[in-house]
RNA sequence: UCCUCAAUAGCUCAGUAGUCGAGUAGUCAACUUUUAACUGACUGGUCAUAGGUUCAAAUCCUACUUGGGGAG
Numbered sequence: 001u002c003c004u005c006a007a008u009a010g011c012u013c014a015g016u017a018g019u020c021g022a023g024u025a026g027u028c029a030a031c032u033u034u035u036a037a038c039u040g041a042c043u044g045g046u047c048a049u050a051g052g053u054u055c056a057a058a059u060c061c062u063a064c065u066u067g068g069g070g071a072g
Stems, first nucleotide, its partner, number of pairs: 001071007010024004018055001026042004049063004
């Protein structure tokens, strides 16, 4: 320098145009003599950033940033 992949909750990851989710973490309750475990509820999101297409974009297109892999 070129090619390719990835970026979504504190963390690990789903989600192939129509209400952004799960596990885990956190908070509260219940249970227990107490703690832990189990159970239930709640909290937590500018979908890296900026534009475009579309009635509608995490999803399609472009640019840019960072990181991983590969080639020279």
Molecule: transfer RNA
Organism: Zingiber officinale